[in-house]
RNA sequence: AGAAAUAACUAAGCGCCAGAACUGCUCAUUAAUGGGCAGUUGACGAGGAAGAGGUUAAUCGAAGUCUUCGGCGGAUGCCUCUCGGCAGGCCACGGUCGUUAUGGCUCCUACAAAACCGCUGGGCAACUAGCGGGACAAAAGGGCGCCAAGUGGUACAU
Repeated sequence: AGAAAUAACUAAGCGCCAGAACUGCUCAUUAAUGGGCAGUUGACGAGGAAGAGGUUAAUCGAAGUCUUCGGCGGAUGCCUCUCGGCAGGCCACGGUCGUUAUGGCUCCUACAAAACCGCUGGGCAACUAGCGGGACAAAAGGGCGCCAAGUGGUACAU
C1' cells in the first nucleotide's frame, strides 16, 4: 500500500459517475484541432413509513432561465396479501383508508431553502466548505359548510 473479515456511524432531490461540459499539465500539429494523465460539475428545499412480498419514469412547488441534462443504484410512492380503523349497538362481506386510519367539492388558513447581498477558509485553476443578513411557494395538514357511503344477519327498545 492492497485484499478479506468483523464492529460502529451515516440517507432519501438521497449516493455514485462511463455520456456531456469545464480546468490544469503534457504530446502531436504552422495553426485550427486532436490524443494522454489528473481533476471539477452533475437537484433548492417542503412533504412522505402498520407488516411482508412485488414493482419502477414515486408527491409538491422554487430558480437572473433550468447540465436540477444524461446514466447507474437506492427510496417512505404504487399493486397484492395479512393486520388494523371508519357511518347511531354488535358481526360478516363490500367500499375506503393506515394508527393524523371513508371519499368528493367550494371557501378559509401556514411555513422553506437555494438563488440574492456581505464575510471567512481551501484549490494553480475549473470549482468548493461555512457563517451572517433579509425575502418569496405549492402540495400536504387543519377548519366551516355541502354531497355521497351498500348488502346480509343479529340483540335491545319503541